Predicted 3D model of a 1519-nucleotide RNA (small-subunit ribosomal RNA) from an uncultured Myxococcales bacterium. The coordinates come from a structure-prediction model, not an experiment, and the mean pLDDT is 85.

RNA sequence: UAGAGUUUGAUCAUGGCUCAGAACUAACGCUGGCGGCGUGCCUAAUACAUGCAAGUCGAGCGAGAAAGGGGGGGCAACUCCCCGAGUAAAGCGGCGAAAGGGUGAGUAAUACAUAAGCAACCUACCCUCGAGUCUGGGAUAACCCGGCGAAAGCCGGGCUAAUACCGGAUGGCGCGGCGGGGUCUAUGGACCUUGCCGCUAAAGGCAGCCCGCAAGGGCUGUCGCUCAAGGAGGGGCUUAUGGCCUAUCAGCUAGUUGGCGGGGUAAUGGCCCACCAAGGCGAAGACGGGUAGCCGGCCUGAGAGGGUGAACGGCCACACUGGGACUGAGACACUGCCCAGACUCCUACGGGAGGCAGCAGUAGGGAAUCUUGUGCAAUGCCCGAAAGGGUGACACAGCGACGCCGCGUGGGGGACGAAGGCCUUCGGGUUGUAAACCCCUGUGAGGUGGGAAGAACAGCGGAGGCGUUAACAGCGCUUUCGCCUGACGUUACCACCAGAGGAAGCACCGGCUAACUCCGUGCCAGCAGCUGCGGUAAUACGGAGAGUGCAAGCGUUGUUCGGGUUUACUGGGCGUAAAGGGCACGUAGGCGGCCCGCCAAGUCCGUUGUGGAAUCCCUCCGCUUACCGGAGGAACGGCUUCGGAUACUGGCGGGCUUGAGCCCGUGAGAGGACAGCGGAACUCUGGGUGGAACGGUGAAAUGUGUAGAUAUCCAGAGGAACACCGGAGGCAAAGGCGGCUGUCUGGCGCGGAGCUGACGCUGAGGUGCGAAAGCCAGGGGAGCAAACGGGAUUAGAUACCCCGGUAGUCCUGGCCGUAAACGAUGGAUACUAAGUAGAGGGAAUUCCGAUGUUCUCUCUGCCGGAGCUAACGCAUUAAGUAUCCCGCCUGGGGAGUACGGUCGCAAGACUGAAACUCAAAGGAAUUGACGGGGGCCCGCACAAGCGGUGGAGUAUGUGGUUUAAUUCGAUGCAACGCGAAGAACCUUACCUGGUCUUGACAUGCACGGAAUCCUUUAGAGAUAGAGGAGUGCCUUCGGGAACCGUGACACAGGUGCUGCAUGGCUGUCGUCAGCUCGUGUCGUGAGAUGUUGGGUUAAGUCCCGCAACGAGCGCAACCCCUGUCCUUAGUUGCCAGCAUUCGGUUGGGGACUCUGGAGAGACCGCCGGCGUUAAGCCGGAGGAAGGCGGGGACGACGUCAAGUCAUCACGGCCUUUAUGCCUAGGGCUGCACACGUGCUACAAUGGGGCGUACAGAGGGUCGCCAACCCGCGAGGGGGAGCCAAUCCCUUAAAACCGGUCGUAGUCCGGAUUACAGUCUGCAACUCGACUGCAUGAAGUCGGAAUCGCUAGUAAUCGCGGAUCAGCAUGUCGCGGUGAAUACGUUCCCGGGUCUUGUACACACCGCCCGUCACACCAUGGGAGCGGGUUUCACCAGAAGCCGGUCGCCUAACCGCAAGGGGGGCGCCGACCACGGUGAGAUUCGUGACUGGGGUGAAGUCGUAACAAGGUAGCCGUAA
Repeated sequence: UAGAGUUUGAUCAUGGCUCAGAACUAACGCUGGCGGCGUGCCUAAUACAUGCAAGUCGAGCGAGAAAGGGGGGGCAACUCCCCGAGUAAAGCGGCGAAAGGGUGAGUAAUACAUAAGCAACCUACCCUCGAGUCUGGGAUAACCCGGCGAAAGCCGGGCUAAUACCGGAUGGCGCGGCGGGGUCUAUGGACCUUGCCGCUAAAGGCAGCCCGCAAGGGCUGUCGCUCAAGGAGGGGCUUAUGGCCUAUCAGCUAGUUGGCGGGGUAAUGGCCCACCAAGGCGAAGACGGGUAGCCGGCCUGAGAGGGUGAACGGCCACACUGGGACUGAGACACUGCCCAGACUCCUACGGGAGGCAGCAGUAGGGAAUCUUGUGCAAUGCCCGAAAGGGUGACACAGCGACGCCGCGUGGGGGACGAAGGCCUUCGGGUUGUAAACCCCUGUGAGGUGGGAAGAACAGCGGAGGCGUUAACAGCGCUUUCGCCUGACGUUACCACCAGAGGAAGCACCGGCUAACUCCGUGCCAGCAGCUGCGGUAAUACGGAGAGUGCAAGCGUUGUUCGGGUUUACUGGGCGUAAAGGGCACGUAGGCGGCCCGCCAAGUCCGUUGUGGAAUCCCUCCGCUUACCGGAGGAACGGCUUCGGAUACUGGCGGGCUUGAGCCCGUGAGAGGACAGCGGAACUCUGGGUGGAACGGUGAAAUGUGUAGAUAUCCAGAGGAACACCGGAGGCAAAGGCGGCUGUCUGGCGCGGAGCUGACGCUGAGGUGCGAAAGCCAGGGGAGCAAACGGGAUUAGAUACCCCGGUAGUCCUGGCCGUAAACGAUGGAUACUAAGUAGAGGGAAUUCCGAUGUUCUCUCUGCCGGAGCUAACGCAUUAAGUAUCCCGCCUGGGGAGUACGGUCGCAAGACUGAAACUCAAAGGAAUUGACGGGGGCCCGCACAAGCGGUGGAGUAUGUGGUUUAAUUCGAUGCAACGCGAAGAACCUUACCUGGUCUUGACAUGCACGGAAUCCUUUAGAGAUAGAGGAGUGCCUUCGGGAACCGUGACACAGGUGCUGCAUGGCUGUCGUCAGCUCGUGUCGUGAGAUGUUGGGUUAAGUCCCGCAACGAGCGCAACCCCUGUCCUUAGUUGCCAGCAUUCGGUUGGGGACUCUGGAGAGACCGCCGGCGUUAAGCCGGAGGAAGGCGGGGACGACGUCAAGUCAUCACGGCCUUUAUGCCUAGGGCUGCACACGUGCUACAAUGGGGCGUACAGAGGGUCGCCAACCCGCGAGGGGGAGCCAAUCCCUUAAAACCGGUCGUAGUCCGGAUUACAGUCUGCAACUCGACUGCAUGAAGUCGGAAUCGCUAGUAAUCGCGGAUCAGCAUGUCGCGGUGAAUACGUUCCCGGGUCUUGUACACACCGCCCGUCACACCAUGGGAGCGGGUUUCACCAGAAGCCGGUCGCCUAACCGCAAGGGGGGCGCCGACCACGGUGAGAUUCGUGACUGGGGUGAAGUCGUAACAAGGUAGCCGUAA
């Protein structure tokens, strides 16, 4: 020291990405009231117009104006004198100009920081101190004259001064040479003293006084000047240490390294030169490349660290670019000089001028950075004796919200709450005390007036004191009084006036992250930091309202640090997540056993110096506060001096034996190399026998074989590999090693404890070894076998399978150097529970021996505790606990690729990036799901059976098509005789036409009328019109209720949309046996346990066991029907006996049947066996029924966004003279077709006809309808009975009896059609059912395929109900007759459970790979092309310094002179910038074409991987 989001269905861990923080020389968007303090070209070290930025001194020197003013002369023009004034300007001379100011190009070290050193150095001005300042000389600028030039400027002649220049003197404690002595020393030298010889200085000015006619001189003072010494401050040089990236830069170096001697410099030094030697640097990174001014500090951070080097301060470097020197104390000089170059300007074309990286300012560049301001008042600097002058340093002001800090935009009151806005469940909520309104205040802005501090020096004036002096001149110092000096400045500040007045925005509101609603939009438009939003109900887009956060700002973008322990020093890792080198030997390096002594490098303690100021921190103080500023302190992590300590590390010395090694004895072994030998098998060859096939496969074929194969026997040849033994046995460093024998040879164990005495461990580079494949050369070649050929398979099959077959596999020699080279686990040492097995030794035990027992050393396994681990797991063979050394990792892809380098014959190996792209990729474990994984189990699932469907005709539904409409919905199982338990109208939702608009329906209001009924006209009807009848009920007498009509408005209405907004209901998995919870326990967790296991069951049914114990929803049971019995009750039911009639009709009876209640009964209860003594199973008895007796109702958690907005309900949307309502007609019934579900059949177990028997369950008053009559019949008439155990529907049919048909498209089958009828209904045309007669189609048992059913079931037979006016082959029920079969669970389908694998989780209808095609992006190669930088060789050579030189010139000194000395010019030489030529190196850009790579909702081809992924997968290599 804070975390969060994001990989998953969920979890843990790994790991990246992203966010919240702080900061900024910032910029951009929107907005903008005031003040203070700061700050402002990060880009083009690009180019610059204009002005200013360094002058000053007359007390160093010569010379010396003008304007203007005054006076005189003159008529005036004008002229003279004075002042101006010894002034301005220019010049000589001095000092300054090397400071101040700017910038960061260059520079990776000639830089910087820190600490030292110089015994190897310099220093103008300043301070202290000593001595001196004497005497001469010659010039020159200015100026005048002349000349050249456009100009800049230059030349010649002449005059002149100095604190300019020169000679001489003096001169020491100065310098040089030769000596002596002393002190110190790091042995190099330094310092002190002394003797001799030689050499080297100077300048005057001013003031006062004095002398002098003057010129001039003297004294004093002061400012200068000269030579020395010291100081201060400044600088120069040297050394150590420290701070960037790159090894895809590994070797660099000839002045290079050193020496000797010189030169040069202030000074050391190859700094330079001659000679000599051959060195010097480098993996602790030389050389090269890239980048960069360094530091105090600044930002960030808990810190360590990371980033940075604006402003302020220190150092360095630079001044258009490059080179050079001059002057000077100081420069190789920002506003100096010379040269070269580029650029700009002027020009008379001959030639010249210039350098804002000073302050302003301009252009340009850029996202972007200010005024051509005021002033020297202050601070500082330069000059001056001073006054003073100069100063774009500086002080101020201006501009910019660029930053920080402060203030304001008002305060108090004010409604259970205005209006408006927004929302609303329509009640209300919210904006909101917010406003209005009332009462106040007065910061800031505005106006008026007042008004500090920054100012004190200096100077001048007055008055003193002290010093100097002859002096009370003067001068210097000093005290005091007065005068004078402000850019800012309309300053700060104060008072008054007035009045809430002129002063709030920006971003955000899905999560992270504080803040939510409505509307619009509809994967569009758009948003987005990450995750992700948007496809009709968007808190994520846009707008609005509300809200949240900051606030004169707010957001965005960029950058840095943080979070990131995500480079891990603090503080990470490497079995499987990224990561152990394939293995060994060994160099450097790192690390290292026990004891003693010495040293004191590390280490520790004290101490010295330093760590500039500012900054940060603390305290106090000053601005009204704060920012800001002042003072003091602390701190400055560091380096350094000296002294001390000696445990540890280190160094040196001595010793030891336990680490290591040697020796002796002994042992095991596929350890290695070479040579020889052997048998089995195989193939080939020869011969014999034999005679048709062999071989091969899922099945085949290719292939071999009558030219004799295969098979079999004998003989021979050849090559390779070594069965059994053989073993999670052995050996080896790894790769790897397997018949037997021999030779040579490496390593290891055990035993002994003799020898050495730490000799050790690890190991970057390096060296060697290193499977297979591959390469080269030469052999060899039996079998096997890439490639290749053929046969199959297949949609294809360049594969899997089969038949062949070459490299290769083998040997020798040489390369290659890689593998999933794996224990995915580097090496060494020490320590840390048990148990067990194997291999090789040894010891003890026992009388001896042993294969026994015990112990021990080494090696190899298993299991397991602590501990560790994300988990899995590891666990004395560690992945535990520690130490040492090496290697390696830092998101996925791109990529082990490209480029470069090294190696290789090649293949290729090693080293090894980037652009770009993604929000993940990956590990372990969990729950599911899935598997052409496994185990167990169930189901009419298969099998075994019976009957069907699929073929025909027809009914019905659907698809399709048609149509004005054929309304809508249902669509695998789980839509399709489904919604529909019944479309002629109605229904009806559809179509066409005709109407209505508060409406067919609801509520409210007003007016009128009761309501209602009848007649009539028009019309298809809705409707419209006319006429008539009628006058009710209640009443408080006002009116009211129901109903009808009219009118206006709220509203009604919608089978319009959304079943993906919903409720409810339903289907399905599935009546499958499952689904969960509480507590406990285990696990970091998801989760597990329970619920798994052993049995058993129809069942998670029960039992046993068990870290589980219980519980819930399911199962079962409780409910209903049915099967037996009992009891109760007997009418309309029943009738045994009695009576009566013969019809249970009646009397009667309750026994029986039956009906309706209420009960009993079945529970593996009993017996035997099996089983675990259990649960339970098997068998038996009893029983009407036996192991759930049969059937029904009943459907767990959930799944399918399953179905339904058209049953109903309901959110939202849409419609409102229509998508509503009414109405007529039509349609839903249309028909080339296709499918589903049925019916009827194809016949003789049948058809037809006659006779005859037996049900159950239902229904009935707008109903069922008897008898009887009519009709062939449907039916009609009729009307009894019945609101139904009473009457009716109601004759059940199959069956049975006897007869007929005789296998035929029939006496089967009945479609179709014609005619005639019946019934219902307003109405049967589209479009009903039925009857009669006639007609008599297809069809002779149904392809592939497929359905139902396990017993009162299938099959078959009829009956009834709902709906309904009528309409049934559908549907829901009812009973009659009444089978067959189940060995069994291999297979198909579905399901349950356990387990296994998984890259699936939208869950295999999953996932996913590669080519091809298209678009875009970045990138490699590329004939080349064009730049930058740089190296080498050579050419060339400006200016300049240096050297040489007597061609020319020459004031000072010497000389009488000639001349000399010295100097200059010129010329020559050396060096050298620019430039040039040639050859390289490196880097950047570009390039036809080309290579791969990445990305991109719905393209093509296949199916490689994930399950045994359908040929297990993967690694290396080759084709």